[in-house]
Molecule: transfer RNA
Organism: Minisyncoccota bacterium
RNA sequence: GGCCUCAUCGUCUAGUGGUUCAGGACUCCAGGUUCUCAUCCUGGCAACACCGGUUCGAAUCCGGUUGAGGUCA
Numbered sequence: 001g002g003c004c005u006c007a008u009c010g011u012c013u014a015g016u017g018g019u020u021c022a023g024g025a026c027u028c029c030a031g032g033u034u035c036u037c038a039u040c041c042u043g044g045c046a047a048c049a050c051c052g053g054u055u056c057g058a059a060u061c062c063g064g065u066u067g068a069g070g071u072c073a
Stems, first nucleotide, its partner, number of pairs: 001072007010026004018056001028044005049065005
């Protein structure tokens, strides 16, 4: 340098054009339970890498940028 794949809450992950507020697990916070801790129960906080395009409508499709991984030389 060429090609391919990926980027979503603090972490892991689902979602391949529309329905509700982007869902779930762990973590964290609050409350309940308990003599206390742990467990368990309930609730809460928190995310679509960035820029543009297509579309009535984009996390999703297209182009570019950035970053990560793989492969060829």